[in-house]
RNA sequence: GUUUCAUCCAGAGCGGCGGAGGGACGGGCCCUGCGAAGCCGCGGCAACCGGCCUCCCGACGGCGACGGGCCAGGGGGGCGCCAGGUGCCAAUUCCCGCUCCGGGCAGACCGGGGAAAGAUGAAAU
Repeated sequence: GUUUCAUCCAGAGCGGCGGAGGGACGGGCCCUGCGAAGCCGCGGCAACCGGCCUCCCGACGGCGACGGGCCAGGGGGGCGCCAGGUGCCAAUUCCCGCUCCGGGCAGACCGGGGAAAGAUGAAAU
C1' cells in the first nucleotide's frame, strides 16, 4: 500500500521550540499573531488488541464412586477491574457532497434511512 471485519452524536490540554497556516478532498462554516502546522516534554481520555474477575450457553469429546454428575476447547454478556501494544485530546468524522423515503409549489429548506469517502483498531497479504 491492498483486502476483510468492527467502530465513529461520549471523552480528554498545558508548557517549551517554532513562526503561518490548519480543520483529508470540493463547497460552506470555523479555528488561528490572545500564536496555525510540525517537533519535544509532561499530563489526560478511551478501552480496539491484550491480561484478569464474574455470569450465561455449550456441540463433540474426556472422566466418572454412574447421579446427565464433573471437566471442557468454543461462543456470548457485565457501561466489571488493569492499562502492556496502538489510538486520540475545538466544533457529531464541524456540516453538506451520491442515493432513497417523508414533509414542502420547489434540485430551496426541514426530518429520517442507506451508500461513498475518510479516520482508528484488529487480522491477512
Source information:
Model confidence (mean pLDDT): 81 of 100. A computed fold for a 125-nucleotide RNA from an Acidobacteriota bacterium, annotated as SAM riboswitch aptamer (S box leader). The source organism's lineage runs through Bacteria, Pseudomonadati and Acidobacteriota.